[in-house]
Two RNAs folded together computationally: RNase P RNA and transfer RNA, 452 nucleotides in total. Model confidence (mean pLDDT): 77 of 100. Rfam match: Bacterial RNase P class A. From the family's description: Ribonuclease P (RNase P) is a ubiquitous endoribonuclease, found in archaea, bacteria and eukarya as well as chloroplasts and mitochondria. By type it is a ribozyme. Rfam links the family to the GO terms tRNA processing, dimeric ribonuclease P complex and ribonuclease P activity.

RNA sequence: UGCGUUGGUCAGGUAGUCGCGUGUGGCCGGUUAUCCGGCCACGCGAGGAAAGUCCGGACUCCACAGGGCACAGCGCCGGGUAACGCCCGGGCGGGGAAACCCGCGGACAGGGCCACAGAAACAAACCGCCGCAGGUCGUCAGACCAGGUAAGGGUGAAAAGGUGGUGUAAGAGACCACCGGCGCGCCGGGCAACCGGCGCGGCCAGGCAACCCCCGUUGGGAGCAAGACCAAGCAGGAGGGAUGGUCGCAAGGCCGGGGAGUGACCCGCUUCCUUCCCCAGGGGCAACCUCCGGGUAGGUCGCUAGAGGCCGGCGGUGACGCCGGUCCCAGACAGAUGACUGCCGAUGACAGAAUCCGGCUUAUAGACCGGCGCAAACU
RNA sequence: GGCCCCAUCGUCUAGUGGCCUAGGACGCUGGCCUCUCAAGCCGGAAACAGGGAUUCGAAUUCCCUUGGGGCCA
Numbered sequence: 001u002g003c004g005u006u007g008g009u010c011a012g013g014u015a016g017u018c019g020c021g022u023g024u025g026g027c028c029g030g031u032u033a034u035c036c037g038g039c040c041a042c043g044c045g046a047g048g049a050a051a052g053u054c055c056g057g058a059c060u061c062c063a064c065a066g067g068g069c070a071c072a073g074c075g076c077c078g079g080g081u082a083a084c085g086c087c088c089g090g091g092c093g094g095g096g097a098a099a100c101c102c103g104c105g106g107a108c109a110g111g112g113c114c115a116c117a118g119a120a121a122c123a124a125a126c127c128g129c130c131g132c133a134g135g136u137c138g139u140c141a142g143a144c145c146a147g148g149u150a151a152g153g154g155u156g157a158a159a160a161g162g163u164g165g166u167g168u169a170a171g172a173g174a175c176c177a178c179c180g181g182c183g184c185g186c187c188g189g190g191c192a193a194c195c196g197g198c199g200c201g202g203c204c205a206g207g208c209a210a211c212c213c214c215c216g217u218u219g220g221g222a223g224c225a226a227g228a229c230c231a232a233g234c235a236g237g238a239g240g241g242a243u244g245g246u247c248g249c250a251a252g253g254c255c256g257g258g259g260a261g262u263g264a265c266c267c268g269c270u271u272c273c274u275u276c277c278c279c280a281g282g283g284g285c286a287a288c289c290u291c292c293g294g295g296u297a298g299g300u301c302g303c304u305a306g307a308g309g310c311c312g313g314c315g316g317u318g319a320c321g322c323c324g325g326u327c328c329c330a331g332a333c334a335g336a337u338g339a340c341u342g343c344c345g346a347u348g349a350c351a352g353a354a355u356c357c358g359g360c361u362u363a364u365a366g367a368c369c370g371g372c373g374c375a376a377a378c379u
Numbered sequence: 380g381g382c383c384c385c386a387u388c389g390u391c392u393a394g395u396g397g398c399c400u401a402g403g404a405c406g407c408u409g410g411c412c413u414c415u416c417a418a419g420c421c422g423g424a425a426a427c428a429g430g431g432a433u434u435c436g437a438a439u440u441c442c443c444u445u446g447g448g449g450c451c452a
Base pairs, nucleotide, nucleotide: 001375002374003373004372005371006370007369008368009367010366012344013343014342015341016340017339018338020045021044022043023042024041025040026039027038028037029036030035047350051361052360054359055358056357057356058355059223060222061221062220071219072218073217074216075215076090077089078088079087080086091104092103093102094101095100105214106213110212111211112208113207114206126153127152128149129148130147134145135144136143137142161179162178163177164176165175166174180204181203182201183200184199185198186197187196188195189194227301228300229299230298236292237291238290239289240288244255245254246253247252256267257266258265268285269284271283272282273281274280308327309326310325311324312323313322314321315320380451381450382449383448384447385446386445389405390404391403392402397435407423408422409421410420411419428444429443430442431441432440
């Protein structure tokens, strides 16, 4: 220098003018006010993903003795964390020349599936090979059969360890040597996953658990439109609640009673029950009085000082933790963060908070700072 | 803002790991029939929203994205 790989930072800058949201202070006004409005000054004002809503929590309400079942998620080991499906370190396997990247319980607990092809998809005789011992025939060469055989062929994504030998009728871990794998035991290292060594066992009979399942582990449900409070009015609920008489054709008057106070108003009903009707009694509804009292809309809270940012020190390989100092950094509720101009730079991406955090995933122009690998050249 | 569901020919749908080169109906279209049209008969075109993963194999299982719909004051 080129190619590659990996980690991190930024996300146009600056000055001015006008504007918007919010907080604090001051002044003025609303009869008082901590409430409301106006003006002025000062402070602050989107993101690395605010996104998808895929995980995990905080918080709130509902439910709940404990435990189990069911359902769902997760899954090598150790650690970090409030927690996680996240992160860090390690192990094993795979890819790559390397830096580096990707994956991860169990298939001898059981069930199920493995299309087409193929004889057979799990313990398999289609072709082939053999046919020793057995049977039938025989011209005594042999033929046929029972049967044996997984070495060879062919099929398939996948076919029963590999090489050599012994052995045999032909063969075959049937046996032997070496190699590979698996299991068991012992020893050594490691907290562990696991690794190394030695010995033993022919144990060598596939794959799929993002099919059921088994083992381990986690999870009660809903979600800030959760939820709480405030004033007025309405619906609704509970209790109380009467007696009529008389004059008049009638409207109404008088007396009496209820009711809140010398008022207004009410003393009503084609209502129900006791008997079909009347009387009488009881109930219900209504007027009126007292008490309780929603939900929605409105207002207030929840609401942003937090598992918080920055700097330094210490512990740890690291994720991270501890200590000290310092800072306050959006909180709207029709929802603010914009416009113009000058200069630099450049033609500049994806994209806009709505309860708040920790992650993951997805989108993203460009610029900068490192680590590492390989190749070439120079010193 | 939060929670949930769905996506297959132009339309309505079947499918639930292989027999899918994805079936059916209506519609479209070519031919036959008819004097012509309709009806009828024979044929044809036409789809798994996109990408990745699991698997020998994916419309189907898992993840991400896109689009559409519903509920909550």